[in-house]
RNA sequence: GCACCAUCCAGAGCAGCCGAGAGACCUGGCUCGUCGACGCUGCAGCAACCCGUUCCACCGGGUGCUCCCGCCAGGACCGAUGGAGG
Numbered sequence: 001g002c003a004c005c006a007u008c009c010a011g012a013g014c015a016g017c018c019g020a021g022a023g024a025c026c027u028g029g030c031u032c033g034u035c036g037a038c039g040c041u042g043c044a045g046c047a048a049c050c051c052g053u054u055c056c057a058c059c060g061g062g063u064g065c066u067c068c069c070g071c072c073a074g075g076a077c078c079g080a081u082g083g084a085g086g
Base pairs, nucleotide, nucleotide: 002085004083005082006081007080008079013043014042015041016040017039021032022031023030025075026074027073028072029071044066045065046064048063049062050061051060052059070078
């Protein structure tokens, strides 16, 4: 990278670095941002899927996640995450 299955209105933020755009793409809107957004790193946290484990609970591990419903509406061979497969 490919086809398949499930989920995408639950939950959970601080610090340091950087420096101008960011919230995936298109159109329209809305929002965040030099009082430092986005991103990266560290720590902390959450508990969705899987495993330890036959069942339940807890716990541990792997992946994931921690503004706004995937920010909203419309669009498309859309995207993200997990699982299992060749």
Model confidence (mean pLDDT): 76 of 100. A computed fold for an 86-nucleotide RNA from Georgenia satyanarayanai, annotated as SAM riboswitch aptamer (S box leader). Its Rfam family is "SAM riboswitch aptamer (S box leader)". From the family's description: The SAM riboswitch is found upstream of a number of genes which code for proteins involved in methionine or cysteine biosynthesis in Gram-positive bacteria.